[in-house]
């Protein structure tokens, strides 16, 4: 250089175009002599720019990064 497929809380993983969830972990309670099990709340994400649309994580363009394949 081409061609494919990817990019979401700290992690991992869901969302027919209509509230951005859940699990673990973190942070506060409860329970307990303490700690751990268990219970309950809380915080926390869509890679960046643009376009489409009443409405984009999702669709269309572009940049970036990653993974496979080819020369």
């Nucleotide at each position: 250089u081409c061609g494919g497929g990817g990019g979401u809380c700290g992690u991992c993983u869901a969302a027919u175009g209509g509230u951005a969830g859940g699990a673990c972990a973190u942070c506060a309670g409860g329970u307990u002599c303490u700690g751990g099990u268990c219970c309950u709340g809380a915080g926390a994400a869509u890679u960046g720019g643009g376009g489409u649309u009443c409405g984009a994580g999702u669709c269309c363009c572009u940049a970036c990064c990653c993974c496979c394949g080819a020369g």
Source information:
A computed fold for a 71-nucleotide RNA from a Patescibacteria group bacterium, annotated as transfer RNA. The sequence was found in a public genome assembly. The source organism's lineage runs through Bacteria and Bacteria candidate phyla.